[in-house]
RNA sequence: UCAGGGGAUCGGGCGGCCGCGGCUUUUGCCGAGGAAAGUCCGGGCUCCAUGGAAAGACGGUGCCGGGUAACGCCCGGCGGCCCUUUUGGGUCAGGGACAGUGCCACAGAAAGCGAUCCGCCGAUCUUCGGGUCGGUAAGGGCGAACGGGUGCGGCAAGAGCGCACCGCGCGACCGGCAACGGAAGCGGCACGGCAAACCCCACCGGGAGCAAGACCGAAUAGGGGCGGCAUAUGGGCUCUUUCCGGCCCGUCGCCCGGGUUGGUUGCUAGAGAUGCGGGGCGACCCGCAUCCCAGAUGAAUGGUCGCCCAUCCCUUAUAGGGUGGACAGAACCCGGCUUACAGAUCCCCUGGCCCU
Numbered sequence: 001u002c003a004g005g006g007g008a009u010c011g012g013g014c015g016g017c018c019g020c021g022g023c024u025u026u027u028g029c030c031g032a033g034g035a036a037a038g039u040c041c042g043g044g045c046u047c048c049a050u051g052g053a054a055a056g057a058c059g060g061u062g063c064c065g066g067g068u069a070a071c072g073c074c075c076g077g078c079g080g081c082c083c084u085u086u087u088g089g090g091u092c093a094g095g096g097a098c099a100g101u102g103c104c105a106c107a108g109a110a111a112g113c114g115a116u117c118c119g120c121c122g123a124u125c126u127u128c129g130g131g132u133c134g135g136u137a138a139g140g141g142c143g144a145a146c147g148g149g150u151g152c153g154g155c156a157a158g159a160g161c162g163c164a165c166c167g168c169g170c171g172a173c174c175g176g177c178a179a180c181g182g183a184a185g186c187g188g189c190a191c192g193g194c195a196a197a198c199c200c201c202a203c204c205g206g207g208a209g210c211a212a213g214a215c216c217g218a219a220u221a222g223g224g225g226c227g228g229c230a231u232a233u234g235g236g237c238u239c240u241u242u243c244c245g246g247c248c249c250g251u252c253g254c255c256c257g258g259g260u261u262g263g264u265u266g267c268u269a270g271a272g273a274u275g276c277g278g279g280g281c282g283a284c285c286c287g288c289a290u291c292c293c294a295g296a297u298g299a300a301u302g303g304u305c306g307c308c309c310a311u312c313c314c315u316u317a318u319a320g321g322g323u324g325g326a327c328a329g330a331a332c333c334c335g336g337c338u339u340a341c342a343g344a345u346c347c348c349c350u351g352g353c354c355c356u
Base pairs, nucleotide, nucleotide: 001352002351003350004349005348006347007346008345009344010343012308013307014306015305016304017303018302020031021030022029023028033327037338038337040336041335042334043333044332045209046208047207048206058205059204060203061202062201063077064076065075066074067073078094079092080091081090082089083088095200096199100198101197102194103193104192117140118139119136120135121134122133123132124131125130148166149165150164151163152162153161167189168187169186170185173182174181175180213265214264215263216262223256224255225254226253227252228251229250234249235248236247237246238245272291273290274289275288276287277286278285279284309325312322313321314320
């Protein structure tokens, strides 16, 4: 200096003028984000439900330890798998397969505990092609997976049948808080895989959400109460008609209550921000100081000008001219995750080239 990878930070800057929202007597002060997004997870807050405890159903989580208000998040560690010469890096729905049930496609003779399709060996028969019976999992063949692997011995042929080494299982004991790691010794080897199949175990979970919830409250139209006036020889209901019965009614005034549009509140000072110091490998925690940092609701946060920065274009050009700023945009708040994102800066790692 270039290329690749990883991590962190920023997300055009300054100023003038005009304008918008909030607070404020005035002056003046404040005014989108790292994701405000998706609404996936966890909380605060509010209302509803709920006597306590336990159990069950349903849903979720699932190596160990720690962090946190909490989490399915984060940090550190462990283990499996993959990559890498090593150091190291990536990834994992990573509890349990002797509690039980179930499944293992296709191929293949056979797919879970029983098994002989070809082949090999023995006996026997034979028309000499082979047939029958028995042994054999060493060889072929199938498969994601077939009863440990290699070698020697052994055998009719074979076989952990015997032995050596490797692998595997159990494992006293040792280290570690733990996950787990190491390991004397023992065992011829048995115990396949799947729980993103049912299931078992452990732990967690009441529901709905700021359109939650609370308050104020018109006009008009309903509801209730009291009082005045009116009456019914009327009207309506009682399935229809007649008769005999039963019940109800109109209007005016005053008062009460519910409630729609609307308004107020909840509403932004908080698991808060910044700086310094300390503890911890880290996530994070503790102390001190300073600060207030949107609160709209027909929903503000904008427009324009000048200078500068980055991008792109024209130009032979370092000059000059033009262009014009990623993703996106609060709606009760907070912690995470995920997704989108032009460009810039810093740090670390790997490799190439050049110079000393």
The RNA shown here (Bacterial RNase P class A) has 356 nucleotides and comes from Sphingomicrobium sediminis.
RNAcentral holds the sequence, with entries from ENA and Rfam.
Of the family's consensus pairs, 95% are formed in the model.
The gene name in the source record is rnpB.
Lineage of the source: Bacteria > Pseudomonadota > Alphaproteobacteria > Sphingomicrobiaceae > Sphingomicrobium.